The RNA shown here (small-subunit ribosomal RNA) has 1517 nucleotides and comes from Chryseobacterium suipulveris.
RNA sequence: ACAGUGGAGAGUUUGAUCCUGGCUCAGGAUGAACGCUAGCGGGAGGCCUAACACAUGCAAGCCGAGCGGUAUGGGUAGCUUGCUACCCAGAGAGCGGCGUACGGGUGCGUAACACGUGUGCAACCUGCCCCUAUCCGGGGGAUAGCCCUCCGAAAGGAGGAUUAAUACCCCAUAAUAUAUCUGGUGGCAUCACUAGAUAUUGAAAACCCCGGUGGAUAGGGAUGGGCACGCGCAAGAUUAGAUAGUUGGCGGGGUAACGGCCCACCAAGUCGAUGAUCUUUAGGGGUCCUGAGAGGGAGAUCCCCCACACUGGUACUGAGACACGGACCAGACUCCUACGGGAGGCAGCAGUGAGGAAUAUUGGACAAUGGGUGGAAGCCUGAUCCAGCCAUCCCGCGUGAGGGACGACGGCCCUAUGGGUUGUAAACCUCUUUUGUACGGGGAUAAACCUAUCUACGUGUAGAUAGCUGAAGGUACCGUACGAAUAAGCACCGGCUAACUCCGUGCCAGCAGCCGCGGUAAUACGGAGGGUGCGAGCGUUAUCCGGAUUUAUUGGGUUUAAAGGGUCCGUAGGCGGGCCCGUAAGUCAGUGGUGAAAUCUCGCAGCUUAACUGCGAAACUGCCAUUGAUACUGCGGGUCUUGAGUGGAUUUGAAGUGGCUGGAAUAAGUAGUGUAGCGGUGAAAUGCAUAGAUAUUACUUAGAACACCGAUUGCGAAGGCAGGUCACUAAGGUCCAACUGACGCUGAGGGACGAAAGCGUGGGUAGCGAACAGGAUUAGAUACCCUGGUAGUCCACGCCGUAAACGAUGCUAACUCGUUUUUGGGCCGCAAGGUUCAGAGACCAAGCGAAAGUGAUAAGUUAGCCACCUGGGGAGUACGUCCGCAAGGAUGAAACUCAAAGGAAUUGACGGGGGCCCGCACAAGCGGUGGAUUAUGUGGUUUAAUUCGAUGAUACGCGAGGAACCUUACCAAGACUUAAAUGGGGAUUGACAGGUUUGGAAACAGACCCUCCUUCGGGCAAUCUUCAAGGUGCUGCAUGGUUGUCGUCAGCUCGUGCCGUGAGGUGUUAGGUUAAGUCCUGCAACGAGCGCAACCCCUGCCAACAGUUGCCAUCAUUCAGUUGGGGACUCUGUUGGGACUGCCUACGCAAGUAGAGAGGAAGGUGGGGAUGACGUCAAAUCAUCACGGCCCUUACGUCUUGGGCCACACACGUAAUACAAUGGCCGGUACAGAGGGCAGCUACCACGCGAGUGGGUGCGAAUCUCGAAAGCCGGUCUCAGUUCGGAUUGGAGUCUGCAACUCGACUCUAUGAAGCUGGAAUCGCUAGUAAUCGCGCAUCAGCCAUGGCGCGGUGAAUACGUUCCCGGGCCUUGUACACACCGCCCGUCAAGCCAUGGAAGCCGGGGGUACCUGAAGUCGGUGACCGUCAAAGGAGCUGCCUAGGGUAAAACUGGUAACUAGGGCUAAGUCGUAACAAGGUAGCCGUACCGGAAGGUGCGGCUGGAACAUCUCAUUU
Repeated sequence: ACAGUGGAGAGUUUGAUCCUGGCUCAGGAUGAACGCUAGCGGGAGGCCUAACACAUGCAAGCCGAGCGGUAUGGGUAGCUUGCUACCCAGAGAGCGGCGUACGGGUGCGUAACACGUGUGCAACCUGCCCCUAUCCGGGGGAUAGCCCUCCGAAAGGAGGAUUAAUACCCCAUAAUAUAUCUGGUGGCAUCACUAGAUAUUGAAAACCCCGGUGGAUAGGGAUGGGCACGCGCAAGAUUAGAUAGUUGGCGGGGUAACGGCCCACCAAGUCGAUGAUCUUUAGGGGUCCUGAGAGGGAGAUCCCCCACACUGGUACUGAGACACGGACCAGACUCCUACGGGAGGCAGCAGUGAGGAAUAUUGGACAAUGGGUGGAAGCCUGAUCCAGCCAUCCCGCGUGAGGGACGACGGCCCUAUGGGUUGUAAACCUCUUUUGUACGGGGAUAAACCUAUCUACGUGUAGAUAGCUGAAGGUACCGUACGAAUAAGCACCGGCUAACUCCGUGCCAGCAGCCGCGGUAAUACGGAGGGUGCGAGCGUUAUCCGGAUUUAUUGGGUUUAAAGGGUCCGUAGGCGGGCCCGUAAGUCAGUGGUGAAAUCUCGCAGCUUAACUGCGAAACUGCCAUUGAUACUGCGGGUCUUGAGUGGAUUUGAAGUGGCUGGAAUAAGUAGUGUAGCGGUGAAAUGCAUAGAUAUUACUUAGAACACCGAUUGCGAAGGCAGGUCACUAAGGUCCAACUGACGCUGAGGGACGAAAGCGUGGGUAGCGAACAGGAUUAGAUACCCUGGUAGUCCACGCCGUAAACGAUGCUAACUCGUUUUUGGGCCGCAAGGUUCAGAGACCAAGCGAAAGUGAUAAGUUAGCCACCUGGGGAGUACGUCCGCAAGGAUGAAACUCAAAGGAAUUGACGGGGGCCCGCACAAGCGGUGGAUUAUGUGGUUUAAUUCGAUGAUACGCGAGGAACCUUACCAAGACUUAAAUGGGGAUUGACAGGUUUGGAAACAGACCCUCCUUCGGGCAAUCUUCAAGGUGCUGCAUGGUUGUCGUCAGCUCGUGCCGUGAGGUGUUAGGUUAAGUCCUGCAACGAGCGCAACCCCUGCCAACAGUUGCCAUCAUUCAGUUGGGGACUCUGUUGGGACUGCCUACGCAAGUAGAGAGGAAGGUGGGGAUGACGUCAAAUCAUCACGGCCCUUACGUCUUGGGCCACACACGUAAUACAAUGGCCGGUACAGAGGGCAGCUACCACGCGAGUGGGUGCGAAUCUCGAAAGCCGGUCUCAGUUCGGAUUGGAGUCUGCAACUCGACUCUAUGAAGCUGGAAUCGCUAGUAAUCGCGCAUCAGCCAUGGCGCGGUGAAUACGUUCCCGGGCCUUGUACACACCGCCCGUCAAGCCAUGGAAGCCGGGGGUACCUGAAGUCGGUGACCGUCAAAGGAGCUGCCUAGGGUAAAACUGGUAACUAGGGCUAAGUCGUAACAAGGUAGCCGUACCGGAAGGUGCGGCUGGAACAUCUCAUUU
C1' cells in the first nucleotide's frame, strides 16, 4: 500500500482404537402459552383457533351561496280576543349537486402477468386540481315535495290534483368528433401526424354579499387507473399425455382500449420430459429471524400491491364499482308477524357467545395530522390522537451505603472436650434518600386555524400586533419535608455444564435433553444445610435457524462403512483438437435510468441515559438502456492433420453360427466262460443275485461330455467360450502413411444381448439328479451317509431378465520412479539377446487412503459425461402403475420403533483350526477304587435340636492336631440384668476368700463359723453407684490378614529409543539350544526389574578340630566297653573340601548335545526340602483374629441342668480289613531309624489266661525308659466259605474320669455275617520310587486313630514312542465372542401392547361428463298499448346464456368395518440349533422344489472360506 472486521465445540457404538454415521446438548429468536414469583417508569405489541354466529351503541356525510317550501317562532295590520292577512327568521323531510370506488377490516379464494422487477401501449381512460383558447342565445313539458283519497299489522304501496330548479327536453351557433375523397411529412410493422373539400350529428346553468363562484367545448399537464410482454416466484412423475373456442385465419359484434373477449365460416392446429395436464398446499413483496457468508425458515405489528365482504350469480348508477355499512335474484341461517307478508348481514371500533393452551375497554377527543362537503364559519370522521387492561417483548431504575469479631445465637457438617461453614452476614454505630408518601410550582405540543387592526404588493397572498381554541392533564418535569423507611425471587448443583455434603428411601417411590441414576454407605430419587447462575424475573413446553461440511455452489461421497446401472449400441442433452478472418450473444469496463418510504449500517441530534425517535450519508450486491474492449467461450466463414475413420500388407485366438466326423468311458441288449456272492458304509442295512448276479470275452445299440495338450495361457462388450474338420460371419494387434478432414467423448429416455434355475410346444433321455420312496444315524432327523428315482439336465422354436451378473472398483482422454515374468506382432541380431507397439500377471517409490491396501490394468494428479448414496429396522415390503402364460420382475413409500447399526485395524479369550514343545497326559508296567463288612465325612430324610461353615477340578478321614460333662456356637427347662474381666471417678465398709449346712437338677438363694496391714498420711480388698459393655447376630458381594487353584507352569513387565493418526507394536519375534524368557547367533533396538537358576537346610564322599553319656583296633580287666586306657575306627557336633561339561572323542559358528569314555563317593540341576512372578476364579474364611456399615440391649447378652452335634429307608466320597498257600496258625531266632517321657516313661519282682493290679528302681535323659514287624529256622493246615475272613451279638471283666444309658477304649470267653478278586467306569506311581512291613509323635483324663504328620526295614516291573485322551507353554490363523464358548445368536409357536396393509359392506368429500329444469340480469327479436305530428324510448311477450336445483353412469379421494395378513416392541414361556471357529455338512447369492421352525436339497455362480499339498513370482544368501 491493498484486502479485511469474519467461522470455537461437546456427549454417546468399543475391552481399548481410528473412521463412517445417526441421535442429543450448549447459542439466538417468538404476535407465544404454562408453573412459581412480582417494586416502579419509558417505548412497543396484543384471536396465530371458528372467513363461527352475533344483542346493543357508534363507524359517511355535507351543501339554503342550486330549488320549491312546511312545521314552528317573532313582528306588523285588521279586528269578532282567537281568527285572518302581510312581513321576517326558519328545523326535519323532499328534488338537485358532490362524496359514498377513499379511509378502516380480513387472508376465504388464488400457483395466476396475482405479486416483484424491467419495458411497451403507433391499442387506452382519467371526476376533483393546474394551464391555454373560445362560448354561455332562444324555448318547452314534467316530477318529488305539499294537499286529497285509498290499501296494509308492519315494511311499504297505489291513485288524483297542483308546483320549482345548477333536474329533464327541443332549437340556434361551434370544432381537431364521425364518414368519404385529395395532397404533404414521418415511422420497426399494423400505421401515425398534418392541410383542404363534402356530408351528418352534437353544447351550456345559473347563483350572488357584485368581489366572485359555477357551467360548456377543444387542447395540454399532473394524478390515478386499464392492457400487453421479458425475467423471477411451492411440492408431487406412485399425475405423461393435455386441448373443440381448443390453435390460427377471414368477416362481424363488443369494450375506454388490443385480443376467441364473443359469434358465423374455413383450416387442423396448439401445449408438453427445459415437466404440459392433474392433485395437494399457499395471498405476493418491502422486510423479519438465524447464519462468517452462501443459504435456511417466516410473511404478526408498519408500508406497497392483490383478493374478499353471510354463500353463489347478476347487472345498474357513475370519471371510477360489477360496489363491506348500494340494488336485484337464488340458497343457508337468524329475527318480527295480525300468518297475508316482511327485516337482516361487525373479515369497521368497542362488546357477547362459541372454539381454544391463548390474546384487551360496550373509554376520551376532534386539540393536532388527514379525509368528505361547503365560498366560509362550520358539520361529520371508532381514520387519527390519547387514555384503560396484560411482565407479552425491549430498555432503564430501585430494593440501600460505610464501619462493625466474642468471628454471637440458631442451623448444618466433621476425625466431635474441639473445629469448620452460614459469615461482616446479623445485632450495633454512622450516612444517603433514587423510589415512596405529603405539599407546592409547572413550560412546550398553538409559529397553525379563526376574529380584528395595520403594512407591502394589489384585491389575495405575505408579514406584524392583539384576542380566542388542549382530549391527553394539573401529566412529564422541578422544589420542600419525612424516614432504611414501601420493595426478591426462580432454576440448577453425576458428565456435557458454573456449583457438595448429610439424612430418608432400597430396581420401591421416583428422575431423565443424551449418556444414564435407584437392588442398604445414591454429590443423579425426596428433604435439609451449603453453593452456582440469572434477577423483577426465572424455569418448562412449542416452533424456526445455527451448531449440521448431516443435501456439500461456497463445501461431501460411491473396493471393504450407505452408494457404479449386468453389458453394449445409441436419441435428446452436456462437453469437445491446431491455425486464420469476421461478429460481439456470453464476459469485462464506463455512463445514464430505475431499484417507493420505512427497515439495516455509519455519523450527528432529541427525550436526565437507554430502548425509542428525528436529520443526513451510505447501502439496496438487482433490472433496463447505451458506449467501448475482444483474451476466453459461442456464432459464421476458410484452412490443417496429430483425435477419429477408411485403404493396403501381415498376423492372432476355446470369438460366433451351421454342417460333417472321432475315440475313451458309462449304461443297456444278445451270446459265451464262470460260481456264490455282489454292492455299499465310520459300521451297517435297504438294493442286486442259484430264474446264475458281480467278474470276464465278443458283438450290437444309445445319449451326453470331450482325458492328455492345459498354463496367474488365449478370445469376447458382458453373460461366456475347449475333441477334430469344413463353410459363412465378426473382432483385435502390428507395419505402411495412400485417402477423408474433428467426422469426436459421454449418454437421461429407448433398443439389443444377457449364467443358472424356471415356463410353453415338440423331440430326446446314457449318466447325474430337486421332489418322492426305502435303509441307516439320532432324543427326534421332514438333513448330512447309502440304495433307488420323477421333473430337469440335451436339441429346435418361443418366453423369462434375474445372480456374490465381482476387480464388490462406470466410460473416455492426458500426465506421473523403478524391478521382473509372460502372450501376439514389427525391427536389429548367426545366436544369446536387445528394442518398440498392443495385451496379461507379480513386487515396490512418491502420492492417496480410516486402515486393510492401491500404486502406468491407480483407489495418484487433472478434464468431460452418465449412474447412484444420505442412520439401523420396518422393506426392496405395502399400495398404485408398467412388463410377464405363470413364477415373478421393474418402479417404490409411510406409520411405528431403536440409539445405535456399520467399516478397518488392536489386545485378549475361544475353536469338534494349524505348527512346535512339555507333564505318570497317553502308551508300557505294578498296585488299587467301583462289588463285601466296618470306620469316617457328605448329601438327603428325620428331629425340640440333629449348631455353623466348606460344594467340579480347587467340598466330602475338610475347619476338627481328640464332641460322654466341658468344648458348644444348637434344643428344652430354670434363672440374672452393668453382669465374666480390666480401668477411671464418687460413696460406704473391713472384709473377700474359705469351711459347715438348708432348699434346689444345678445355677442360685439363705443360715452359721472364721476374718486385713499401717510409719496414721495412707495402702489393700470388698460392696453400691457412674462412665466405658456384650453378641460364634447379618453382610467374605464393603474390607485387612491368611489360604486354595492355574503352577514350580516360564512366564509378567518397565525406562529410553524406534514404528504406527491411534488402540498398540518392537524389545519378549526369528534360527538353534535348554528343565527354564537357560544360553548363543541374528535383528531398531539398547538396557533393566519381578520370576528361572544360584545363595539356605537335610542326605551321599573326604579332611581338620573336639572326644562324653557315644566307640573299642592295640594293652590290661570284667558276667557285661564293666573299669583303666585310647582318638585309630563307628558315631556325634562344628568348620572346610569336592562337580565346573573342568578333561578326551564326535557333531556344531556358538550356546550346547552325544559317548556303558577317563578320572571320581557322586556326572551333567547327584537325590530331597524350603522357596510360589504379574495376575485369574466378586474362589474360601466376618465361626481363629481384626474391622466399616446394619441389627439386638430384663435379650440375638450371661449362667445352669439335661438333651443334641453319634438319629437312619437311602445315595456318594475317602479309608481299614479281607476274600487266602508268595498264605493262616504254633514254636524258636535276628536286625532299625526317628521321636517321647516327672500329675511322665518305667527296668525288675509278684499276682491275673488277659486288659491290668500291687510293690519298686533309674531317668528331666547319646547315661534310665518306651520298643519293632515283615524276615530267617522248624512244625502244622491242603483248597474248603476252610485252622481263610473277622462283622455282629451274648456273657464276664480292666482302665480313665464327678459321671461311660444315650455315647469311651481295651481284655477274656462264646458266636462266626458278608465276602472266593469285583459291571460301566476310574485313581496313584518312573527308583531306594511303587508295593509291602512295622515303629514314633501331636491333640489327649480317656478315646471312637482304620485319620493326620513323621521314621526306618524288605524292595520291584516298565517307558517302543507322542497318533490319540487330559492339562499347560510359545508362534500362527479365523471370529458376528470381550460377563470373553457355561460366549453369541436364528426362526416357528404361546401371551400382552402398538401402528399398518387387504377386505364383503357402510358413511362422506371435492372435481369432471351427459341430460332435464332454470331465477335475476345483459344482449337480441317483437312490441296491439304508453309516449308532443313523427320520434327517441318504454311497459308487455319472447329467444340465447347462466347461478342454483334434479337425474344418471363412471373416475378420484377420505373415514369406518366382521374377518384376515405380515411387522414392531415387551428381565427370566415352548420347540429345536440355522449362523459366528473348518460353528461341528464352509458360508453366501440367484432360482426351483420340499419341510413344525430355524432350514434342507438340486443347478449355476462368488470368496466376503479354514487347513494341507503343489506351482509361480519377489527378496536374501

Its Rfam family is "Bacterial small subunit ribosomal RNA". Its family is annotated with structural constituent of ribosome and ribosome in the Gene Ontology.